[in-house]
Context: one part of a larger RNA
RNA sequence: UGACGGGGGCCCGCACAAGCGGUGGAGCAUGUGGUUUAAUUCGAAGCAACGCAAAGAACCUUACCUACUCUUGACAUCCAGAGAACUUUCCAGAGAUGGAUUGGUGCCUUCGGGAACUCUGAGACAGGUGCUGCAUGGCUGUCGUCAGCUCGUGUUGUGAAAUGUUGGGUUAAGUCCCGUAACGAGCGCAACCUCUAUCCUUAUUUGCCAGCACUUCGGGUGGGAACUCUAAGGAGACUGCCGGUGACAAACCGGAGGAAGGUGGGGAUGACGUCAAGUCGUCAUGCCCUUACGAGUAGGGCUACACACGUGCUACAAUGGCCGGUACAGAGGGCUGCAAACUCGCGAGGGUAAGCUAAUCUCACAAAACCGGUCGUAGUCCGGAUUGGAGUCUGCAACUCGACUCCAUGAAGUCGGAAUCGCUAGUAAUCGUGAAUCAGAAUGUCACGGUGAAUACGUUCCCGGGCCUUGUACA
Repeated sequence: UGACGGGGGCCCGCACAAGCGGUGGAGCAUGUGGUUUAAUUCGAAGCAACGCAAAGAACCUUACCUACUCUUGACAUCCAGAGAACUUUCCAGAGAUGGAUUGGUGCCUUCGGGAACUCUGAGACAGGUGCUGCAUGGCUGUCGUCAGCUCGUGUUGUGAAAUGUUGGGUUAAGUCCCGUAACGAGCGCAACCUCUAUCCUUAUUUGCCAGCACUUCGGGUGGGAACUCUAAGGAGACUGCCGGUGACAAACCGGAGGAAGGUGGGGAUGACGUCAAGUCGUCAUGCCCUUACGAGUAGGGCUACACACGUGCUACAAUGGCCGGUACAGAGGGCUGCAAACUCGCGAGGGUAAGCUAAUCUCACAAAACCGGUCGUAGUCCGGAUUGGAGUCUGCAACUCGACUCCAUGAAGUCGGAAUCGCUAGUAAUCGUGAAUCAGAAUGUCACGGUGAAUACGUUCCCGGGCCUUGUACA
């Protein structure tokens, strides 16, 4: 100087408390461990691994296993020779591959040849998801959006070092003020960026419709430029104003005006560093393999199942289930695409087909809510697992191993032990909607809106963190 203390003081955080809803019990989905297996590819391991990498394993992906094959190679550059490229058909084979066969003579040219592509040959080389993340770069997680981390000069000390950065106030903040052997500065904080909340100007189509007219009653048409919206530019919030407290400071408390008030609410933004944290399987890189640790093909596996754990979904019902009627979003996607209307089917879907490269057409009926009816506390008109049968769709192909539909079946489950998680406001809870990936395949992820709470006395305690101080046989 640090680190640590079941030392002290001050302060903060959904850290506790106060509340609301969960997990832990059930069934299923998904990930992991374990076990099994020819293989169940590999990585991730307290918080910070476990719906993680994977924004999507039937083949492919795929790295694993088995079998059959290749060796300048599936891929790149260079050299030599031959042939345009390309294409038809047949045979063997699981296919890769091997054998036979048809059509084709193109482009540029200084007529020597050249460009692209294919085949053969030789070697330089290719190739490796092989090993080490404890050799590394790059990227990332985490403490933590915590308020800290440092430097120059000066001063103090023999020195390690200290001071500044401590103290009195204050703040979300090393934020600001005052004091001060310190004076300044840098990286962080804040602001500058973006979305959102109010208004104005400009613009008026595909969007809008106040007034006017027509109307098949649909902003449908004429028309309008007010309003909504859209999208460009501005205004607005700064403790600016008033009162009080304070040290005449910084600031705090209250008020006015205002759409918004003291960082208005979100996002992006992550200091010096810590964990030899994670990643050699994105990529780059050293070592190792080179008829194999490389490459091709078919099938299988990653989907196994006594069990254990994590994360979720659906429930156990009446604030509900079912039936009928009726209303209101936002944000997205669409040409190998989205598909209206009509029609067939109980349905998943099928047929046909208008429109749309989209504020025009379409996915697309939002659902919870509201109104009416029924059920009457029951393993039920709750719950839907499982299984049988019949189908639809995607796709060469749904056996291993897809999703969905219909009929039948109708399991556990009556609110969950110890323990444990999230959340402070348009939040929790609850309700649907969309997108990426994607042929198909979400209860996951990311985004969007609808309805919309309760509670916070307080900081004694648990956890994590910041500052000062103290002890130490620790570094």